[in-house]
RNA sequence: UUGAUCCUGGCUCAGGAUAAACGCUGGCGGCGUGCCUAAAACAUGCAAGUCGUACGGGCCACCUUCGGGUGGUCAGUGGCGGACGGCUGAGUAACACGUGGGCGACCUGCCCGCGAGCGGGGGAUAAGCGCCCGAAAGGGUGUCUAAUACCGCGGAUGUCGGCGAUUCGGUUCGUCGACUGAACCUCACGGCCGAAACCGUGGGGGCUCGUGGAGGGGCCCGCGGCCGAUUAGCUAGUUGGUGGGGUAACGGCUCACCAAGGCGACGAUCGGUAGCCGGUCUGAGAGGAUGAUCGGCCAGACUGGGACUGCGAGACGGCCCAGACUCCUACGGGAGGCAGCAGUUAGGAAUUUUGGGCAAUGGGCGAAAGCCUGACCCAGCAACGCCGCGUGGGCGACGAAGGCCUUCGGGUCGUAAAGCCCUUUUCCGAGGGAAGAUGAUGACGGUACCUCGGGAAUAAGCCCCGGCUAACUACGUGCCAGCAGCCGCGGUAAUACGUAGGGGGCAAGCGUUGUCCGGAUUCAUUGGGCGUAAAGCGCCCGCAGGCGGCCAACCAAGCCGCGCGUGAAUCCCUCGGCUCAACUGGGGGGCGGGUCGCGCGGGACUGGCUGGCUCGAGGCCCGGUAGGGGGAAGCGGAAUUCCGGGUGUAGUGGUGAAAUGCGUAGAGAUCCGGAGGAACACCAGUGGCGAAGGCAGCUUCCUGGACCGGUCUGACGCUCAGGGGCGAAGGCGUGGGUAGCGAUCCGGAUUAGAUACCCGGGUAGUCACGCCGUAAACGAUGGGCACUAGGUGUCGGGGGUAUCGACCCCCCCCGGUGCCGAAGCAAACGCGAUAAGCGCCCCGCCUGGGGACUACGGCCGCAAGGCUAAAACUCAAAGGAAUUGACGGGGGCCCGCACAAGCAGCGGAGCGUGUGGUUUAAUUCGACGCAACGCGAAGAACCUUACCCAGGCUUGACAUGCACGUGGUACGAGGUGGAGACACCGAGGACCCGCGAGGGAGCGUGCACAGGUGCUGCACGGCUGUCGUCAGCUCGUGCCGUGAGGUGUUGGGUUAAGUCCCGCAACGAGCGCAACCCUCGCCGCCAGUUGCUAUGUCUGGCGGGACCGCCGGGUCCAACCCGGAGGAAGGUGGGGAUGACGUCAAGUCAGCAUGGCCCUUACGCCUGGGGCUACACACACGCUACAAUGGCCGGCACAAGGGGCUGCGAAGGGGCGACCCGGAGCGAAUCCCGCCAAAGCCGGUCCCAGUUGGGAUCGCAGGCUGCAACUCGCCUGCGUGAACGCGGAGUUGCUAGUAACCGCCGGUCAGCACACGGCGGUGAAUACGUUCCCGGGCCUUGUACACACCGCCCGUCACGUCAUGAAAGUCGGACACGCCUGAAGCCGGUGGGCCAACCGCAAGGGGGCAGCCGUCGAGGGUGGGGCUGGCGAUUGGGACGAAGUCGUAACAAGGUAGCCGUACCGGAAGGUGCGGCUGGAUCACCUCCU
Repeated sequence: UUGAUCCUGGCUCAGGAUAAACGCUGGCGGCGUGCCUAAAACAUGCAAGUCGUACGGGCCACCUUCGGGUGGUCAGUGGCGGACGGCUGAGUAACACGUGGGCGACCUGCCCGCGAGCGGGGGAUAAGCGCCCGAAAGGGUGUCUAAUACCGCGGAUGUCGGCGAUUCGGUUCGUCGACUGAACCUCACGGCCGAAACCGUGGGGGCUCGUGGAGGGGCCCGCGGCCGAUUAGCUAGUUGGUGGGGUAACGGCUCACCAAGGCGACGAUCGGUAGCCGGUCUGAGAGGAUGAUCGGCCAGACUGGGACUGCGAGACGGCCCAGACUCCUACGGGAGGCAGCAGUUAGGAAUUUUGGGCAAUGGGCGAAAGCCUGACCCAGCAACGCCGCGUGGGCGACGAAGGCCUUCGGGUCGUAAAGCCCUUUUCCGAGGGAAGAUGAUGACGGUACCUCGGGAAUAAGCCCCGGCUAACUACGUGCCAGCAGCCGCGGUAAUACGUAGGGGGCAAGCGUUGUCCGGAUUCAUUGGGCGUAAAGCGCCCGCAGGCGGCCAACCAAGCCGCGCGUGAAUCCCUCGGCUCAACUGGGGGGCGGGUCGCGCGGGACUGGCUGGCUCGAGGCCCGGUAGGGGGAAGCGGAAUUCCGGGUGUAGUGGUGAAAUGCGUAGAGAUCCGGAGGAACACCAGUGGCGAAGGCAGCUUCCUGGACCGGUCUGACGCUCAGGGGCGAAGGCGUGGGUAGCGAUCCGGAUUAGAUACCCGGGUAGUCACGCCGUAAACGAUGGGCACUAGGUGUCGGGGGUAUCGACCCCCCCCGGUGCCGAAGCAAACGCGAUAAGCGCCCCGCCUGGGGACUACGGCCGCAAGGCUAAAACUCAAAGGAAUUGACGGGGGCCCGCACAAGCAGCGGAGCGUGUGGUUUAAUUCGACGCAACGCGAAGAACCUUACCCAGGCUUGACAUGCACGUGGUACGAGGUGGAGACACCGAGGACCCGCGAGGGAGCGUGCACAGGUGCUGCACGGCUGUCGUCAGCUCGUGCCGUGAGGUGUUGGGUUAAGUCCCGCAACGAGCGCAACCCUCGCCGCCAGUUGCUAUGUCUGGCGGGACCGCCGGGUCCAACCCGGAGGAAGGUGGGGAUGACGUCAAGUCAGCAUGGCCCUUACGCCUGGGGCUACACACACGCUACAAUGGCCGGCACAAGGGGCUGCGAAGGGGCGACCCGGAGCGAAUCCCGCCAAAGCCGGUCCCAGUUGGGAUCGCAGGCUGCAACUCGCCUGCGUGAACGCGGAGUUGCUAGUAACCGCCGGUCAGCACACGGCGGUGAAUACGUUCCCGGGCCUUGUACACACCGCCCGUCACGUCAUGAAAGUCGGACACGCCUGAAGCCGGUGGGCCAACCGCAAGGGGGCAGCCGUCGAGGGUGGGGCUGGCGAUUGGGACGAAGUCGUAACAAGGUAGCCGUACCGGAAGGUGCGGCUGGAUCACCUCCU
């Protein structure tokens, strides 16, 4: 998510946080923070130097006895430092990090403690100077020179090796051999004489050796912390050994040889991602996420490689090489490395000044002064964050102006403002002025802070207001524009859009976006599930793994206790410092600590080990039992089919009905014989067996398991990832077989079609062997053990009782299999000792729907395909159970003129009326299935009238109010123009109040307003239609259910009825039904005019009568039903009025009323004319007919109910007639319509004909109404005489005084009636019955429906958009490998080059340097490869999209029950075959249960 409910389940929100960014806005201060992207490229400056007390010299100044000296400075030699500090996070899944340990396998400059020493020599060289090369960077050569630079010698000592001793041990001791060390400088004093060179003493610094320490480092190990198994195998120095080399040191670190190992499911290898931690954010916690700033460690310094120096580096601001890039160049060559601080460009949504200072802290050098220090301390920029403060305070109206709303009364902004009083944080101005510094030194900084003065002065925004979620109105807009976190708003009254007023929230901020945690018990350790919601592997065996019965002893790994060790900050508590806070200092605690290490102790439980036990388990143990358990061989009968033969003749077969097919060449039928294959009726069951799939004729053989009763072993057990085996049907392979059945296929039907359902044939297949390995392989329920009421069937076995014995009955036990049920469980349904209860153990599986039982990859398969199994994208749901309805081509029961039975019609004709359509200037509008269409219309010539054309009026045809004007005013005879409305002229000329003036009315002008049949019946009231005069619809209390809801209202009867009776967790009640009301029918009483006169008829009023009351029968002694009597009338007597809760957004804004919107010299008003009456058509309702139970003519008869004064209109008269003249009477039981009728009856005529039926149409002549009958009335007479001969499919009404037929009256109305409403007259037929059609009621069932079957919904196709798979290929990336080449460089080799120290007189040697060669080696080249990504003609499906096309598959038995697996086929859903499932409706039967 639903109409509602409960549950499952996902999505979403409210919280906190942030190195943030963006939008709008922005007063102050403090403290922090500030390239998350391009480890991209960098201009410029700065960031690491210092020491003259190590050394020689150049230059400058001064002094000088002229030799030189002193001071400063500069480069060089030399020393220390440049391995720290600072930056960054690329790489790294690693002993990189964290934690705890180890090194008897190690190093350590400067510093500290202790001990000792510093003797004596030598040779060079930079600088400098000269010359030379080069554009430069730089370089070469000659020559001079110093040292704390370099090299020998002596030597204390130490190291290593051997041996001996010692120790647990490589510690220590002795001895032998080899090797091994230094440097001086300065100050003071003194000495030869003085200045110096020189010497001595003392001090300081430095140097050397040894030893110890502190701090720092190196190496090793246990444990811990990411993802992917669609990465399952990896490994050649690989694993180990011996030996050599190498290192500070162990080590396969390296090399030679030997062995063949090492790692991996406790996840190796590979791939992806990632610096790790203290901590940080979140969370109740467990946990999750994270790793900015600060601290620790690691790694990196343009990319890759390499070594040198050194205590320390393989070195950010060193070197060499290679590469890319940038720059300079005289083209020959050179230079460079901001991931230091600033800054630039680029990228990006985005991240600062090319600031000040070494004052503090810290660092390097120095004896020191001091120098250096973009570490650092400060300042600047940025609301980026946290914290604090302010933008004023008090009083101030029954409430200003203004805005907004309004029911026009008012409400609200709102004490808000103004105004009065007050304050001064901040701000501005002025003055003073720190701490930070232990003696000097202060960038910050004239800052913080203090004082004084001024003045409400300088300072408020942002978001939201439909629900969640706090806050509502108006206008605009009209599925537009837009909003939106989810649900969802917007289609003319929008609290959801936009604006405004108001309100809510927060506030120098407020919102938005991104990200993380939370909510999410939605990965569940705390803390979830798996019968039907997602989820039990189809079943079994079983290795690893996990778990494991009873008793006792020992051990102490797990476990428990105590003690010790184990880094800051952060966090918590507390105290303190900035006025508070943020921030920060001290103390304490927690954390780091569920970890780790060491020591001591404990012994319940787990574990280990030992011994024992029998209840778990087991036994080719003993005895017994049942069985479609499995395999093989053989046998049997029934049936189908076929073949042969006999009899026999015209059909047979098949279906809803048929046809195809078979059959006169003899079928079918029937009898006999034969062949062959497959399957085994009855028994049969609710039954048995098996792990599951599954298993059925009989016999034999082989074989598995189970159960019961014994006995033995002694925990031997349970489960099971991987693995192995079995595994229906279909399918595949092989060669067979083939009776029946039968996908595909071919025919026949059906149908709009029919690739189906039905029928006739019929191939694979169905059978055997091998493969396949799936299913609704289901109890949709994994296995094992134990525990927790019963009842009742059934199968197998045992025991008891009884009996002489036994079957049976009865009782008990074990094992299997059903049903009902306590507790309990469960969302419910349900489960319930065969658990879905209560527990334990093990395995499998689930985490929203679709995409997707899919793709890719891998494994398996002959194939079909199987197993494993995603993502993009998309949706706000998809679901389960139950509830109420509705629906069903589900069921049961029951009504209705519903069907049937019957009568008369309609549908055909002509005409009338209405409607659609069309037409028109207009044909005004509404009504649209039933339930619009003779409806609004109970009556359109003008009027009506709303429409059209034309003319005219504008305060209006009508209402109210206000102002002003008006006496010759209002009104107005008459006249002119005109179609009229209207316009103009105009004699005459008022009314009321008041003495009068004047006022009122009227009229005019103007302002408010009137007016609108203009829109919205989807804003409404009222009224109405309809289901339906159907029998229903509800409530209170109680009860049941978690709940929707149920019960009552169901059930058994009965009724017209939820009518009544009985029963019942219900008891009552309301609205409906019925009754009460009116009317007709019978009787009585009373009264009665104009009726009748006699009671009676008649009229009016009142009353009686009918109630299943009486009798009989049925039922339950009920309700009630049936029959009968009586009665005018029976079982509601006929008719009417009366219409429950509700449904249809049903109808009506045009009857009325009315919100809102719209028009106002017109969408208002008046007038003339026209239209609503149009006409090729179509439909609906009627009228008249088609004729002879009829037409026509003549004669005769009988109503009821109505109407009548602008009315009905008599008598009499005229006219063929309509009608006219006439006017009596009557406001009406009196008079009139109207002595009323018509059908009818009697008589006549017509003679079956388009007529003497029928009257349309048309012509002529008239009458009536009306201002007026042309468009467009009715009637009369004469003439004319059309269609039409009983009506296709279909369809309507009616059950009795009804239908049908016949006329009469009325309303409307001047006139106009085939319509409508009433009235009477004549007066039938039929109902077996409820199967069917339609509508309805009750119960029940199924449901995927709930705007409710006119529902829902599936697939192809077409179009658009999006993401994605495949794809010839194509372009990249990272990676390792083979081969070639191979820089620098270490190492090794080498000789014919070169060389000061040592040896040597020398030659030469030792040693060194360069060169060359070699191994290794970055990179490059080449080759193949796997992995991965981009693009890709075309192609596959998928998702979504407004109303496209085709069909109808599914949901109700969905119209062929559906679904699963498989196979074949088909435009598509799908169909069919085989096997399976019930998650199938309905009816019946059997069994079981209660």

The RNA shown here (small-subunit ribosomal RNA) has 1490 nucleotides and comes from an uncultured bacterium. It matches the Rfam family "Bacterial small subunit ribosomal RNA".